[in-house]
């Protein structure tokens, strides 16, 4: 230089264009003489940027910003 795919919670990852979720991490709470397991409740997101279509975009386009893989 080309082609391709990934970006979503603090970590791992879901998410038919219609109000964004799990597990695991943390807090608090039952249990327990204590802790630890186990059980239940919360907490936590400017969905990578900016734009464009859309009544409406995490989801479609478009440029770009990181990674990553393949060719060259």
């Nucleotide at each position: 230089g080309g082609g391709c795919g990934c970006g979503u919670a603090g970590c791992u990852c879901a998410g038919c264009g219609g109000u964004a979720g799990a597990g695991c991490c943390g807090u608090c709470g039952u249990c327990u003489u204590a802790u630890a397991c186990a059980c239940g409740a919360c907490u936590g997101g400017u969905c990578g940027a900016a734009g464009g279509u859309u009544c409406g975009a995490u989801c479609c386009c478009u440029u770009c910003c990181g990674c990553g893989c393949c060719c060259a």
Transfer RNA from a Candidatus Adlerbacteria bacterium, 72 nucleotides, folded computationally.
It was read from a public genome assembly.
Model confidence (mean pLDDT): 83 of 100.
It matches the Rfam family "tRNA". Rfam classes the family as a transfer RNA.